Small-subunit ribosomal RNA, central domain from Nephromyces sp. ex Molgula occidentalis, 347 nucleotides, folded computationally. Rfam family: Bacterial small subunit ribosomal RNA. The organism belongs to Nephromyces, within Eukaryota. The coordinates come from a structure-prediction model, not an experiment, and the mean pLDDT is 84.
Context: one part of a larger RNA
RNA sequence: CUGGGCGUAAAGCGUCUGUAGGUUGUUUUAUGUGUCUUUAGUAAAAUUUCUUAGCCUAAUUAAGUAAAAUUUAAAGAAACUAUAAAACUAGAGUGCAUUUAGAGGUAAGAGGAAUUUCUUGAGGAGUGGUGAAAUACGAAGAUACAAGAAGGAAGAUUUUUGGCGAAGGCAUCUUACUGGGUUGUUAUAUUGACUGACACUGAAAGACGAAAGUUAAGGUAGCGAAAGGGAUUAGAUACCCCUGUAGUCUUAACUGUAAACGAUGGAUACUCGGUACUGAUAAAACAGUUCCCUAGCUAACGCGUUAAGUAUCCCGCCUGAGGAGUACGCUCGCAAGAGUGAAACUC
Numbered sequence: 001c002u003g004g005g006c007g008u009a010a011a012g013c014g015u016c017u018g019u020a021g022g023u024u025g026u027u028u029u030a031u032g033u034g035u036c037u038u039u040a041g042u043a044a045a046a047u048u049u050c051u052u053a054g055c056c057u058a059a060u061u062a063a064g065u066a067a068a069a070u071u072u073a074a075a076g077a078a079a080c081u082a083u084a085a086a087a088c089u090a091g092a093g094u095g096c097a098u099u100u101a102g103a104g105g106u107a108a109g110a111g112g113a114a115u116u117u118c119u120u121g122a123g124g125a126g127u128g129g130u131g132a133a134a135u136a137c138g139a140a141g142a143u144a145c146a147a148g149a150a151g152g153a154a155g156a157u158u159u160u161u162g163g164c165g166a167a168g169g170c171a172u173c174u175u176a177c178u179g180g181g182u183u184g185u186u187a188u189a190u191u192g193a194c195u196g197a198c199a200c201u202g203a204a205a206g207a208c209g210a211a212a213g214u215u216a217a218g219g220u221a222g223c224g225a226a227a228g229g230g231a232u233u234a235g236a237u238a239c240c241c242c243u244g245u246a247g248u249c250u251u252a253a254c255u256g257u258a259a260a261c262g263a264u265g266g267a268u269a270c271u272c273g274g275u276a277c278u279g280a281u282a283a284a285a286c287a288g289u290u291c292c293c294u295a296g297c298u299a300a301c302g303c304g305u306u307a308a309g310u311a312u313c314c315c316g317c318c319u320g321a322g323g324a325g326u327a328c329g330c331u332c333g334c335a336a337g338a339g340u341g342a343a344a345c346u347c
Base pairs, nucleotide, nucleotide: 003319004318005317006316007301008300012315014208015207016206017205021201022200023199025088026087027086028085029084030083031082034080035077036076037075038074039073040072041071048066050064051063052062053061091198092195093194094193096184097183100181104178105177106176107175108174109173110172116150117149118148119147120146121145126137127136163170164169213254214253215252216251217250218249222248223247227243228242229241230240265314266313267312268311269310270309273292274291276289277288278287279286296303297302320347321346322345329340330339331338332337
């Protein structure tokens, strides 16, 4: 390599769109590309099969015999495959409707609780903090109380076995714009239209992508890396306490990584039951989300119609541990770094 695998042992790209490629519904006709059959050649010898012989036997050697992939030509077959033509509606999509749920997205505006600061009133000695303390704040009047003002950030309760989104993620309220999803089958009444395989996956490529970080301009209430101080301790570059800068927030751009997790790629079909919830419905059937479980699978744990079951198609990835996600090179980046990604050597 082949083979075998990828929930937890190595292994599913963070997610999606999508080019090439691969794969691909039903029916009919034609051709005869692949395919299959027959015949004839080709397929050096050695090798291989079988028989015999010689070395005592075997390996080995010699002789004979037989056979094959491959490939060429001719004659056929027409199921599958391919191509061409024609048609269909069960996949897919568009339209329509008193259909419908939702923290889906973007922008603007509004409002309340709380913290902090400031002003005023009243008040007069402590407050704060801890295991205990101290640093710290306070007669220049603190803390606690009342009234008012400013500003920033976050959205308690409702709140979850819930909902939406491709993932990251999304929660006060209102408005505007906007993406996607669900239902329309049966009996009765209404609608029940259209396209006609347009599909699946997807190397490259592109888009999005938490937090932290970077650049520029703002903003800065609270919290808070770094830093300073107080404690603790043998020490304490920590845990605890008092402060506190970047940051956290907004706008514009970059970065492109996470235990980006369901540690489970996507699509399609099939295969016992029970249970709870969401949406729609008069109700079931339907779409999604939980829990338990049969068969089956699994090394076990467990999974079990939302599969890790039974099958098909396409992509990605793995191949002992360390060295190492390192070195070198290249690409990207302002940088930090990211992507790609070895070997010697050791066991």